[in-house]
Context: one part of a larger RNA
Molecule: large-subunit ribosomal RNA, domain I
Organism: Binatia bacterium (SeqCode)
RNA sequence: GGCAUGCGGAGGAUGCCUUGGCGCAGACACGCGACGAAGGGCGCAGCUAGCUGCGAAAAGCCCCGACGAGCCGCUAAGCAGGCUGUGACUCGAGGGUGCCCGAAUGGGGAAACCCGGCUGGGGUAAUGCCCAGUCAUCUCUCUUCGGAGAGAGGCGAACGGCGGGAAGUGAAACAUCUCAGUACCGCCAGGAACAGAAAUCAACCGAGAUUCCCCCAGUAGUGGCGAGCGAACGGGGAAAAGCCUAAACCUGCUCUUGCAAAAGAGUAGGGGUUGCGGGGCAACUUCAGGCGUAAGCCACAGAGUGAUCAAAGAGAUAGAUAACUGAAGGCUUCUGGAAAGGACCACCACAGAGGGUGAAAGUCCCGUAGGUGAAAUCGAUCUCUCUCUGCUGAAGUUGUUCCCAAGUACUGCAGGGCACGAGAAACCCUGUGGGAAUCUGGGAGGACCAUCUUCCAAGGCUAAAUAGUCGUCUGCGACCGAUAGUGAACUAGUACCGUGAGGGAAAGGUGAAAAGCACCCCAAUGAGGGGAGUGAAAGAGUCCCUGAAACCGCAUGCUU
Numbered sequence: 001g002g003c004a005u006g007c008g009g010a011g012g013a014u015g016c017c018u019u020g021g022c023g024c025a026g027a028c029a030c031g032c033g034a035c036g037a038a039g040g041g042c043g044c045a046g047c048u049a050g051c052u053g054c055g056a057a058a059a060g061c062c063c064c065g066a067c068g069a070g071c072c073g074c075u076a077a078g079c080a081g082g083c084u085g086u087g088a089c090u091c092g093a094g095g096g097u098g099c100c101c102g103a104a105u106g107g108g109g110a111a112a113c114c115c116g117g118c119u120g121g122g123g124u125a126a127u128g129c130c131c132a133g134u135c136a137u138c139u140c141u142c143u144u145c146g147g148a149g150a151g152a153g154g155c156g157a158a159c160g161g162c163g164g165g166a167a168g169u170g171a172a173a174c175a176u177c178u179c180a181g182u183a184c185c186g187c188c189a190g191g192a193a194c195a196g197a198a199a200u201c202a203a204c205c206g207a208g209a210u211u212c213c214c215c216c217a218g219u220a221g222u223g224g225c226g227a228g229c230g231a232a233c234g235g236g237g238a239a240a241a242g243c244c245u246a247a248a249c250c251u252g253c254u255c256u257u258g259c260a261a262a263a264g265a266g267u268a269g270g271g272g273u274u275g276c277g278g279g280g281c282a283a284c285u286u287c288a289g290g291c292g293u294a295a296g297c298c299a300c301a302g303a304g305u306g307a308u309c310a311a312a313g314a315g316a317u318a319g320a321u322a323a324c325u326g327a328a329g330g331c332u333u334c335u336g337g338a339a340a341g342g343a344c345c346a347c348c349a350c351a352g353a354g355g356g357u358g359a360a361a362g363u364c365c366c367g368u369a370g371g372u373g374a375a376a377u378c379g380a381u382c383u384c385u386c387u388c389u390g391c392u393g394a395a396g397u398u399g400u401u402c403c404c405a406a407g408u409a410c411u412g413c414a415g416g417g418c419a420c421g422a423g424a425a426a427c428c429c430u431g432u433g434g435g436a437a438u439c440u441g442g443g444a445g446g447a448c449c450a451u452c453u454u455c456c457a458a459g460g461c462u463a464a465a466u467a468g469u470c471g472u473c474u475g476c477g478a479c480c481g482a483u484a485g486u487g488a489a490c491u492a493g494u495a496c497c498g499u500g501a502g503g504g505a506a507a508g509g510u511g512a513a514a515a516g517c518a519c520c521c522c523a524a525u526g527a528g529g530g531g532a533g534u535g536a537a538a539g540a541g542u543c544c545c546u547g548a549a550a551c552c553g554c555a556u557g558c559u560u
Base pairs, nucleotide, nucleotide: 001559002558003557004556005555006554007553008552009551015545016509017508020480021479022477023476024475025474026473027472028471029469030468031155032154039101040100041099042055043054044053046079047078049075050074051073061095062094064092065091066090070083071082072081106115107114108113116135117134118133119132120131121130122129137152138151139150140149141148142147159190160188161187162186163185164184170177174224200207201206211238212237213236214235215234221229222228242461243460244459245405249270250269251268252267253266254265255264256263257262275439277404278403279402280400281399282398283397284396285395286394287393288392289298290297291296300390301389302388303387304386312385313384314383315382316381317380319378320377321376323372324371325370329345330344332343333342334341346363347362348352354366355365356364410434411433412432413431414430415429416428417427420446441456442455443454444453445452496503497502516544519531520530521529522528
């Protein structure tokens, strides 16, 4: 020096545990903000570092309810002092206060600071000073043109619409193509958004707004016919809901032209809303409550405030936001530190979900099943009041040919979207140049034409079925169990790093209970240790459950 064995040190694997995560489902909520948000700065406790809470009324104030004996938050004990059956503390509803910054909004500014005007008040002899209120900008409406009123602004996880819009990649290279209208950027909105009541499909039969799902179907197609992309018709489901304008025409008012008659323009009300074309106007027919000349009233019918046109209140019911009640075992015995375990004998069960208690408890505690409950606030449903519509309206016949959305449809050129890459390329949407018709009209049916069929563009609104989860509550998991699971179980977006954008940790476990080792000894009044004591255990002593290995020692044996 090596090997082996034993005993230690160091180390923190493993096992067990879980306060924290992850995921799914259901219900709720889906917004907050100039009534000053989100997020912060600085403060507030008798002593106060951090966290939590709160705001100069500062770990809190008022009030209403619940509970009922203790309480003055946590780390975290202590000292001092208080509160509380006149109901504290705690829990829930409502209210008050709420410094400074921040959209930040009186002006400025290097956020949490500096400096003002006006009105009112306090203070002073007076000024300085202090307090309350007010003073930003933009848009709209009104306006006596001085201004007044209303709204907006910012933040927020995903979902949504619109406007812009890549590349890595694939094509085994690469340019059309693909990735992909994806990522990303911008604008805007809602609890959902978008879409939506046929100028749609279909095929000679017919259907009847939109949205979503399952098929159709990886089909028809498209495609350097490569890589790839990829429908529709039709069928089955979820959910179902339909409406309002413009115009013709009538009436009122205003203005213009005009001597006037009248015409035109504007505005308001009525009228009207469709494709077996509809409507207007003129005449007529039939039907349809009462009163009234009429305005209107009563009755009736229908509808409604989360669409279709507008818009409030009350009550009831069941809920949400605290709670309350809630059955039944033993001072038997064994082991043990401890009984919930074993034995024995019982009991409850609409309750044998779960958690805790010194090991493993239906009957010890919290609970669970079941039942009960709200002064206040909130949303939901229903009813009533209320509101609106109808009361010259509905249906029809004849005539008239007045209206039926214009720089629109369509079209040349240039693009884009459609599964469809210019293709035979319809259809839809833009830019640019041209540019119709009004029902004897116009669009579509995948070039185009005819026949046929079908539908009415160029105005608007519309619930549900659908998408999502920053968040609240409940439940669940062949999800994790501290190098896992969130980055974060713990003072975590902390410490730390970076000029900055940004990056970003490590770190859980004594014991049932601190009973956390009085006292003695060694030592330096140190560290550490030995006794003693506590405890079931101290080889559980706070570096604390278990305590593997690498690594370092001591002892013994063997060996070089």